[in-house]
Molecule: SAM riboswitch aptamer (S box leader)
Organism: Chloroflexota bacterium
């Protein structure tokens, strides 16, 4: 890289270094010298994995917790992209992507 499964309308930022980009891609629309990316420190959110407690016949399932492994902390995955329904607004499904846990 590829494959499988689950989730993606909730939530959570300060400081330092840095110095022009960033929001995956394309179109749009935004963010950015009142300081982008990246890195560091500290903090936080969440509950996928590990773990703990309780319930349950149960190693499954549910609820609660949060020391550890990840992840995340502008905008619904920022919106759309393909197909269908609809007069339209809109809705449903899909594609792509991200994250986790597996498999190889």
């Nucleotide at each position: 890289c590829c494959c499988u499964c689950a989730u993606c309308c909730a939530g959570a930022g300060a400081g330092g270094u840095g110095g022009a980009g960033g929001g995956a891609c394309c179109g749009g629309c935004c963010c950015g010298u009142u300081g982008a990316a990246a890195c560091c420190u500290c903090g936080g959110c969440a509950a996928c994995c590990c773990c703990u407690a309780c319930g349950u016949a149960g190693a499954g399932c549910g609820u609660a917790g949060a020391u550890g492994g990840u992840g995340c902390c502008a905008a619904u995955u920022c919106c759309g992209g393909c197909a269908g329904a609809u007069a339209g607004a809109u809705c449903u499904g899909g594609c792509a992507g991200a994250u986790g846990a597996g498999a190889c």